[in-house]
Context: one part of a larger RNA
RNA sequence: UGACGGGGGCCCGCACAAGCGGUGGAGCAUGUGGUUCAAUUCGAAGCAACGCGAAGAACCUUACCAGCCUUUGACAUCCCGGUCGCGGGAACGAGAGAUCGAUCCCUUCAGUUCGGCUGGACCGGAGACAGGUGCUGCAUGGCUGUCGUCAGCUCGUGUCGUGAGAUGUUGGGUUAAGUCCCGCAACGAGCGCAACCCCUGUCUUUAGUUGCCAUCAGGUUAUGCUGGGCACUCUAAAGAGACUGCCGGUGAAAAACCGGAGGAAGGUGGGGAUGACGUCAAGUCCUCAUGGCCUUUAUGUCCAGGGCUACACACGUACUACAAUGGAUGGCACAAUGAGUCGCAAACUCGCGAGAGGGAGCCAAUCUCAAAAAACCAUUCUCAGUUCGGAUUGGAGUCUGCAACUCGACUCCAUGAAGCUGGAAUCGCUAGUAAUCGCUGAUCAGCAAGCAGCGGUGAAUACGUUCCCGGGCCUUGCACA
Numbered sequence: 001u002g003a004c005g006g007g008g009g010c011c012c013g014c015a016c017a018a019g020c021g022g023u024g025g026a027g028c029a030u031g032u033g034g035u036u037c038a039a040u041u042c043g044a045a046g047c048a049a050c051g052c053g054a055a056g057a058a059c060c061u062u063a064c065c066a067g068c069c070u071u072u073g074a075c076a077u078c079c080c081g082g083u084c085g086c087g088g089g090a091a092c093g094a095g096a097g098a099u100c101g102a103u104c105c106c107u108u109c110a111g112u113u114c115g116g117c118u119g120g121a122c123c124g125g126a127g128a129c130a131g132g133u134g135c136u137g138c139a140u141g142g143c144u145g146u147c148g149u150c151a152g153c154u155c156g157u158g159u160c161g162u163g164a165g166a167u168g169u170u171g172g173g174u175u176a177a178g179u180c181c182c183g184c185a186a187c188g189a190g191c192g193c194a195a196c197c198c199c200u201g202u203c204u205u206u207a208g209u210u211g212c213c214a215u216c217a218g219g220u221u222a223u224g225c226u227g228g229g230c231a232c233u234c235u236a237a238a239g240a241g242a243c244u245g246c247c248g249g250u251g252a253a254a255a256a257c258c259g260g261a262g263g264a265a266g267g268u269g270g271g272g273a274u275g276a277c278g279u280c281a282a283g284u285c286c287u288c289a290u291g292g293c294c295u296u297u298a299u300g301u302c303c304a305g306g307g308c309u310a311c312a313c314a315c316g317u318a319c320u321a322c323a324a325u326g327g328a329u330g331g332c333a334c335a336a337u338g339a340g341u342c343g344c345a346a347a348c349u350c351g352c353g354a355g356a357g358g359g360a361g362c363c364a365a366u367c368u369c370a371a372a373a374a375a376c377c378a379u380u381c382u383c384a385g386u387u388c389g390g391a392u393u394g395g396a397g398u399c400u401g402c403a404a405c406u407c408g409a410c411u412c413c414a415u416g417a418a419g420c421u422g423g424a425a426u427c428g429c430u431a432g433u434a435a436u437c438g439c440u441g442a443u444c445a446g447c448a449a450g451c452a453g454c455g456g457u458g459a460a461u462a463c464g465u466u467c468c469c470g471g472g473c474c475u476u477g478c479a480c481a
Base pairs, nucleotide, nucleotide: 001481002480004477005476007475008474009473010472011471012470013469015465016464019429020428021427022426023425026320027319029317030316031315032314033313034311035310042053043052064306065305067303070300073129077128078127079125080124081123082122083121084120087106088105089104090103092101093100094099109119110118111117131295132294134293135292136291140289141288142284143283144282145280147278152191153190154189155188156187157186158167159166160165171182172181173180197272198271199270200269202240203239204238205237206236207235208234211230212229213228216227217226218225243266246260247259248258249257250256322422326381327380328379329378330377331376338369339368340367343362344361348357349356350355388419393414394413395412396411397410398409399408435457436456437455438454439453440452441451
């Protein structure tokens, strides 16, 4: 000087407390461990691994397994020899296919000094080499997690100390903040904080189609449907607006705090992006790049099949429930974010339905996906393992796709399991939040209970900081470095 203390002081955080809803019990989905297996590819391991890499394993993916082939190779550059192309289509034999053998049709290279001279493509050959999701993340780059959006981490000069170092950065106040003020052997500065950036909340101006409809007119069973208009809503660009600016009080004539006015908004208005010096030899050689090592008729490459989907069990994360604040049936409203030409697909017809036929319109403020759902109104069920719950199983189908057996999703009929609110323990959340309800998108042929977004309805509680956990500052002890 640090680190540490079941030392002290001050302070903060959904850290506790006060509340609300969960997990832990059931079924199922998914990930992991374990076990099994020819293989169940690999990685991730307290917080910070476990719906994680994977924004989507039937084939492919795919790295794994058993098998069939191949060896200058699936891919790149160079050399030699040969052919003249290439490309497209049809179809035969063997084979699981890769591949091997044989046939036809269309089309038929470029430059040129006219020399098989140059380039290009293909075939054959030799070797330099290719290749490796093989090992090492404890050789590395890059990227990422975490402490933590915590308020810290440092430097120059000066001063003090023999020195390691100290001071500044400590102290008195204050703040979300090393934020600001005052004081002070310090005076300044840098990286962080804040602000500058984006979204959202109010208003103004500009603009008015594909958006909107107050006034006027026309028309319809009805609808901005039409003329017309740009007032309003909205759209999307530019501005205004909030700064403790104003008033009162407290305070040290400070910083600041408390209350008030005005205001759409008040003291960081709300949210996002933004992550200092560093820590964990944290994670990743399987995104990529890369040193070294290993491999080279195989640890490379191609193919069809299987596996990654196994199942006495254990754990994590979700979903659905156990019902009456509910289930069922009918009626009837109100969104936002988005996506669409290899696409979204309307009306209409058929089917109980998944869906099929159909193809208007739309490269989209125009058309489509598209029905929002909870809510509300009416009827019914009357406390039951039930008209709760929907697992499981049988049958019949639909769709995607060469192909749904291993191993897809969905529909209909039948079946109708566990489950009556969950032990010890444990998690999230402070406001448009929790809870609850649906919608959209990426990936994607198909497949979402996951993920990323969007809006609808919309709470309770916070006395307080004694205690648990984590963190910051000062101080003290120390047998630690």
A computed fold for a 481-nucleotide part of an RNA from an uncultured Hyphomicrobiaceae bacterium, annotated as small-subunit ribosomal RNA, 3' major domain. The RNAcentral record of the full RNA draws on ENA. Its mean pLDDT, the model's own confidence on a scale to 100, is 83.